[in-house]
RNA sequence: UUCUUAUCAAGAGUGGUUGAGGGACUGGCCCGUUGACGCCCGACAACCUAUACUUCAUGGAUUUUUAUGCAUAUACGAAGUAUAAGGUGUUAAUUCCAGCAGAAUUAAUUUUUCUGACAGAUAAGAA
Numbered sequence: 001u002u003c004u005u006a007u008c009a010a011g012a013g014u015g016g017u018u019g020a021g022g023g024a025c026u027g028g029c030c031c032g033u034u035g036a037c038g039c040c041c042g043a044c045a046a047c048c049u050a051u052a053c054u055u056c057a058u059g060g061a062u063u064u065u066u067a068u069g070c071a072u073a074u075a076c077g078a079a080g081u082a083u084a085a086g087g088u089g090u091u092a093a094u095u096c097c098a099g100c101a102g103a104a105u106u107a108a109u110u111u112u113u114c115u116g117a118c119a120g121a122u123a124a125g126a127a
Base pairs, nucleotide, nucleotide: 001127002126003125004124005123006122007121008120013041015040016039017038021031022030023029025099026098027097028096042091043090044089047087048086049085050083051082052081053080054079055078056077057072058071059070061068062067095119100116101115102114103113104112
């Protein structure tokens, strides 16, 4: 850098430092010298690793039901909960909103709402 999968409506500082830009892109709309962005610390979260605890699947058959017995799978597994030690990440506004397509609404190519895609971000895996 590319590909695959998952998530993106919740959460998180009146700290230190720095000193003019920032919110990916485009259009808006915002944040910012009452100090933005970045960095450090703190915090949030629980994707991967780790540790501890708990639980165990599917199919058809007979039977009114309870139930019976059969086949397959099965633990170096899967699911859930907790912790937050390790690897990341996040810490204005829904990914700030829209950008392409469709549906509903409407007298309407307008308005509003919804759905999906695209783009982006992050994690894990692969090339």
Predicted 3D model of a 127-nucleotide RNA (SAM riboswitch aptamer (S box leader)) from Clostridium oryzae. Its mean pLDDT, the model's own confidence on a scale to 100, is 79.